[in-house]
Molecule: c-di-GMP-I riboswitch aptamer
Organism: Geothermobacter hydrogeniphilus
RNA sequence: UUCCGAUAAAGCCAACCCUCUCGCAGAAGAGGGGCGGAAAGUUACGGGUCUUUACUCCUCAAAAACAACAGGAAGACGGCCGAACUGCCGAA
Numbered sequence: 001u002u003c004c005g006a007u008a009a010a011g012c013c014a015a016c017c018c019u020c021u022c023g024c025a026g027a028a029g030a031g032g033g034g035c036g037g038a039a040a041g042u043u044a045c046g047g048g049u050c051u052u053u054a055c056u057c058c059u060c061a062a063a064a065a066c067a068a069c070a071g072g073a074a075g076a077c078g079g080c081c082g083a084a085c086u087g088c089c090g091a092a
Stems, first nucleotide, its partner, number of pairs: 004090002012037002017032005035079001041085003045082003048077005057072003
C1' cells in the first nucleotide's frame, strides 16, 4: 500500500413515528428520536421500485365529448441491488 473487518479507540450517519415547510403525487427539507449501518459518504451510469395534478404532457382515442387500463415522457428512491469515485482506525 492492497485485501479484510475487532466485544478495540475516536467519531459519523439516522429507520419507523411525531411536528412544521414544500409538492398534484411519489418524495424532499428542518427539529425531535433511534431501527439499524464498516461506507446507511458522493454520483441517477445499469437494473428495479414508486408517482403523475392540470387536457395548461403525449400515444392508445373512434363523428363529437368524457375516458378506464396500458405504454411513453417527466419526476423520485443511493437505508433496493450493482457499478464508479472518495474516506477513519489497524486486531486477526